[in-house]
Source information: Model confidence (mean pLDDT): 80 of 100. This is a predicted structure of a 176-nucleotide RNA (Lysine riboswitch aptamer) from Leuconostoc carnosum. The source organism's lineage runs through Bacteria, Bacillati, Lactobacillales, Lactobacillaceae and Leuconostoc. Its Rfam family is "Lysine riboswitch aptamer". About the family: Riboswitches are metabolite binding domains within certain messenger RNAs that serve as precision sensors for their corresponding targets. It was read from a public genome assembly, where an Rfam model found it.
RNA sequence: GAUUUACAUAGAGGUUGCAAUUGACAUAAGUACCAAGACCAAGCUGUUGUAGCAGUGAUGCGGUGUUGUGAAAGGGGAUAUUGCCGAAAUAGUUUAUCACUACCAAGAUAGAUUAUUGGGACAAUAGUUAAUAACUGUUGGACUGUCGUUAGAGAUAACGGUGAGCUAUGGCAACU
Numbered sequence: 001g002a003u004u005u006a007c008a009u010a011g012a013g014g015u016u017g018c019a020a021u022u023g024a025c026a027u028a029a030g031u032a033c034c035a036a037g038a039c040c041a042a043g044c045u046g047u048u049g050u051a052g053c054a055g056u057g058a059u060g061c062g063g064u065g066u067u068g069u070g071a072a073a074g075g076g077g078a079u080a081u082u083g084c085c086g087a088a089a090u091a092g093u094u095u096a097u098c099a100c101u102a103c104c105a106a107g108a109u110a111g112a113u114u115a116u117u118g119g120g121a122c123a124a125u126a127g128u129u130a131a132u133a134a135c136u137g138u139u140g141g142a143c144u145g146u147c148g149u150u151a152g153a154g155a156u157a158a159c160g161g162u163g164a165g166c167u168a169u170g171g172c173a174a175c176u
Stems, first nucleotide, its partner, number of pairs: 001175001003174001007170005014085001017084005025076001034068003038064003043056004049103004088117011118144002122140006145162007
């Protein structure tokens, strides 16, 4: 020293950035439960299966139709508030908890870890779900932020990459 890659601080993308809380409102649904009655009929319940255990059942378990009455949870979601910019999401592995006990499997919630994804929207397709809502995965083209290369006086354009990134300030070591 107009070098400075470790590190620290502060920021930007977007009015559909990300997530959390709240929650009007709609849906779930004329569904479940309950009651009455008709027919069938011996098993049924405790997350699925098996084995136990507990309860219940011809004073009718349970199933189908009819009539009457008639919810809620989960999921969605206007509004408002808060925290932030790997914000966060998804998948795999693993730990703990949950529902009578044991085993297997599956599900839900909360952590740890590995990998992938710059961002939102749209279209197709698959999954989840009551759902054509919403969410998630894959693919596609366009848009957009940012960096690099090339061209251009410039605005900008083309191509390529992508967050462990980018911008600004400071700046150890190292180098001169």